[in-house]
RNA sequence: GGGCGCAUAGCUCAGUGGAAGAGCGUUCGCCUUACAAGCGAAAAGUCCCAGGUUCGAACCCUGGUGCGCCCACCA
Numbered sequence: 001g002g003g004c005g006c007a008u009a010g011c012u013c014a015g016u017g018g019a020a021g022a023g024c025g026u027u028c029g030c031c032u033u034a035c036a037a038g039c040g041a042a043a044a045g046u047c048c049c050a051g052g053u054u055c056g057a058a059c060c061c062u063g064g065u066g067c068g069c070c071c072a073c074c075a
Base pairs, nucleotide, nucleotide: 001071002070003069004068005067006066007065010024011023012022013021018055026042027041028040029039030038048064049063050062051061052060
């Protein structure tokens, strides 16, 4: 220098055009003498950033950033 992949809740991930979900974790309640487990509820997200397309974008297009892998170059 070239190519490919990934970036979504605190963590691990799903969601491939109609606008955000799961598991774990956290908080509250129930239960218990108490803790754990179990049950119920809640909070938590500018969907990496900036543009574009579209009636509508996490999703499609362009550019950028970060991380990973492969190739090339140099030595």
A computed fold for a 75-nucleotide RNA from a Streptosporangiaceae bacterium, annotated as transfer RNA. Its Rfam family is "tRNA". The organism belongs to Streptosporangiaceae, within Bacteria.